A computed fold for a 73-nucleotide RNA from a Coriobacteriaceae bacterium, annotated as transfer RNA. Its mean pLDDT, the model's own confidence on a scale to 100, is 81. Rfam family: tRNA. It was read from a public genome assembly.
RNA sequence: GGGGCUAUAGCUCAGCUGGGAGAGCGCGGCGUUCGCAAUGCCGAGGCCAGGGGUUCGAUCCCCCUUAGCUCCA
Numbered sequence: 001g002g003g004g005c006u007a008u009a010g011c012u013c014a015g016c017u018g019g020g021a022g023a024g025c026g027c028g029g030c031g032u033u034c035g036c037a038a039u040g041c042c043g044a045g046g047c048c049a050g051g052g053g054u055u056c057g058a059u060c061c062c063c064c065u066u067a068g069c070u071c072c073a
Stems, first nucleotide, its partner, number of pairs: 001072007010025004019056001027043006049065005
């Protein structure tokens, strides 16, 4: 220098052909207990890496950039 993959909640990751942003763990509250652990219920938390484009509509499609991993030289 060139090719490929990844980037979504505090962490690990889903999101199936473009229309509702989610799960587990963690965190907060309540119940059960003398208390803890465990468990049940409820809740908070996200400018979907950044910018631009296509579209009525983008986490998803196209282009550029950034960071990480990997292959070739």